RNA sequence: CAUCGUAGAUCGCCGAGUCGGGCUUGCCCGAGCGGGGGAACCAAACUUAGGGGUGAAAGACUUCUGUAUUUGAAGUCAAGGGCCAGCUCUCGGCCCGAAUCCGACAGCUAACCCCGUAGGCGUGCGAGAGUUGACGA
Numbered sequence: 001c002a003u004c005g006u007a008g009a010u011c012g013c014c015g016a017g018u019c020g021g022g023c024u025u026g027c028c029c030g031a032g033c034g035g036g037g038g039a040a041c042c043a044a045a046c047u048u049a050g051g052g053g054u055g056a057a058a059g060a061c062u063u064c065u066g067u068a069u070u071u072g073a074a075g076u077c078a079a080g081g082g083c084c085a086g087c088u089c090u091c092g093g094c095c096c097g098a099a100u101c102c103g104a105c106a107g108c109u110a111a112c113c114c115c116g117u118a119g120g121c122g123u124g125c126g127a128g129a130g131u132u133g134a135c136g137a
Stems, first nucleotide, its partner, number of pairs: 003137004011122004018031006032117006042107001048104001050105001051102004059077006080096005086131006
């Protein structure tokens, strides 16, 4: 290098949410990852019908409730998102399509500044094509 074969649960998934170190052992420091603010240039004509951020979670229709408008709840669909165990694509199948934060205020944005590093769960032997590494011949 080529061909063939074997295994791929020393668990895995959503999510940025992991790793290393220090000690006074529940806090600190750092790396990695993630998010926000913030010039010029460019863009923009919006501003109680407030506005904006994180996130896949835009939005449309119908019904009920309600106080004429404004509210709230439920259902259906839906942009979009995830899983089916190395990776990519396709087919098939199963799900999600929320919640919450800022507090009158923010376009992009180099330098610079700030913040987070949680929480919650369980696909199990779906298929095809290509491809990567490991072990063996």